[in-house]
This is a predicted structure of a 350-nucleotide part of an RNA (small-subunit ribosomal RNA, central domain) from an uncultured prokaryote. It matches the Rfam family "Bacterial small subunit ribosomal RNA". Its mean pLDDT, the model's own confidence on a scale to 100, is 89. RNAcentral holds the full RNA, with entries from ENA.
Context: one part of a larger RNA
C1' cells in the first nucleotide's frame, strides 16, 4: 500500500480566490498511447507443484511435465480511457430588461438619552442593597425649567425577515462599488468541477503610533459579606471600548455537518420575482423559480436524530482521524515589535 471513518464517540482547513495535479457534456471520424486477444523469442539450474522411478520405508536422490502471474517483438480487435480533427447545446458563460437587501468603501446629517458645565427654583437629603456601609449633600446635592458642551450607540418598524464567501452587517441621505434572483428572447461553444503549495480576508482580547474619551468597564482603591473572600453584591476608577494608519491571525471562527453535481413520497408557514384566474379592497385561487423556517415516507443511524437545505442513493476533487495521559507540549524551523502563532514529536504511564 489494499481497510474503516470525521453532527455529537478520534476526525471538515474559520472562509474565499487560485497554481500544479485529479476528475470531466451529447455526438461523428481517425489514431492505436492505456485496454482485449494471438504468435515468436526470452524467462538458467536448483527449489514450491503434479506424475511416476531408486535405497526393506521416510527424510533424501533422480527423470518427465507443469509453472515462472514478467519482459521484449510483432499481428488483430478499436467498446471504454486518452490524442487528433469536426460538429452540437442540455454544464457553464454573456448580453438585454426588470426586482429585494443592516452587502462594502466615504462623505453629511437628525432625534431620543447617559455625563458633565453655567444660570434660575426649591430644601436636606440623595444615592445604594437581601440588609447596610463606602460615596455625593447647607461651600446648596438630589429634584425641576432653560441654556451649552462632548463621545458613543442608533427605541418603535424588527420578523426562526433580509444580505453577504466566511468573519459579520441595523437611524436618514448623497456618492463610488461587489454580489444574488427573475423573465423572455439572442449569442458563445465544454470555456467546467475540485484544488497540494501559494496568496487574499478573517469577531473579540491584544501591540505599535498619533488623535478622542460621554455611557461602560479588566486592573487597582474602598464598602460590605464570610471562619476566610485576592469573589460574587455596592461606591468609585485607568487601561479598553470610538477614529486614522500598521501589526496579530486565532475563537464553541458552531449546522460542533468541506466544496461541485445528479438522483429520490407528502404537507405546512415565511422572503424575493415570475405566471394564471375572479380584480368586491389591502384579497384568493392554482402554479413556477430562488432562498429561508417546521413536520415527516422511504431511507439512513449506536442512539439522540438526519430527512429535496440529507445525517438518503451515487460520482469527483480536497482536507483530516487511528486508545487515554504526556501535549496541541519540547525541541528545529517559518511567521510576530511583543503577546504568540503555525508546524510538531519522544521517553515515561495506565
Nucleotide at each position: 500500500c489494499u481497510g474503516g471513518g470525521c453532527g455529537u464517540a478520534a476526525a471538515g482547513c474559520g472562509c474565499g480566490c487560485g497554481u500544479a495535479g485529479g476528475c470531466g457534456g451529447u455526438u461523428c471520424g481517425a489514431c492505436a498511447a492505456g485496454u482485449g486477444g494471438g504468435g515468436u523469442g526470452u524467462g538458467a539450474a536448483a527449489g514450491c507443484c503434479c506424475a511416476g522411478g531408486g535405497c526393506u520405508u521416510a527424510a533424501c536422490c533422480u527423470u518427465g511435465g507443469a509453472a515462472c502471474u514478467g519482459c521484449a517483438u510483432u499481428c488483430c480487435a478499436a467498446a471504454c480511457u486518452g490524442u487528433c480533427g469536426g460538429a452540437c447545446u442540455a454544464g457553464a458563460g454573456u448580453a438585454u430588461g426588470g426586482u429585494a437587501g443592516a452587502g462594502g468603501g466615504a462623505g453629511g446629517u437628525a432625534g431620543a438619552a447617559u455625563u458633565u458645565c453655567c444660570u434660575g427654583u426649591u430644601u436636606a437629603g440623595c444615592g445604594g442593597u437581601g440588609a447596610a456601609a463606602u460615596g455625593c449633600g447647607u461651600a446648596g446635592a438630589g429634584a425641576u425649567c432653560g441654556g451649552a458642551a462632548g463621545g458613543a450607540a442608533u427605541a418603535c418598524c424588527g420578523g426562526u425577515g433580509g444580505c453577504g464567501a466566511a468573519g459579520g452587517c441595523g437611524g436618514c441621505c448623497u456618492c463610488c462599488u461587489g454580489g444574488a434572483c427573475c423573465a423572455a428572447u439572442a449569442c458563445u461553444g465544454a470555456c467546467g468541477c475540485u484544488g497540494a503549495g501559494g496568496u487574499g480576508c478573517g469577531a473579540a482580547a491584544g501591540c505599535g503610533u498619533g488623535g478622542g474619551g460621554a455611557g461602560c468597564a479588566a486592573a487597582c482603591a474602598g464598602g460590605a459579606u464570610u471562619a476566610g473572600a485576592u469573589a460574587c453584591c455596592c461606591u468609585g476608577g485607568u487601561a479598553g471600548u470610538c477614529c486614522a494608519c500598521g501589526c496579530c491571525g486565532u475563537a464553541a471562527a458552531c449546522g460542533a455537518u468541506g466544496a461541485g453535481a445528479a438522483c429520490u413520497a407528502g404537507c405546512c408557514g415565511u422572503u424575493g420575482g415570475g405566471a394564471c384566474c375572479c380584480u368586491u379592497g389591502a384579497g384568493g385561487u392554482u402554479u413556477u423559480u430562488a432562498g429561508u423556517g417546521g413536520c415527516g415516507a422511504a431511507g439512513c443511524u449506536a442512539a439522540c436524530g438526519c430527512g429535496a437545505u440529507a445525517a438518503g442513493u451515487u460520482c469527483u476533487c480536497c482536507g483530516c482521524c487511528u486508545g487515554g495521559g504526556g501535549a496541541g507540549u519540547a525541541c528545529g524551523g517559518c511567521c510576530g515589535c511583543a503577546a504568540g502563532g503555525c508546524u510538531a514529536a519522544a521517553a515515561c504511564u495506565c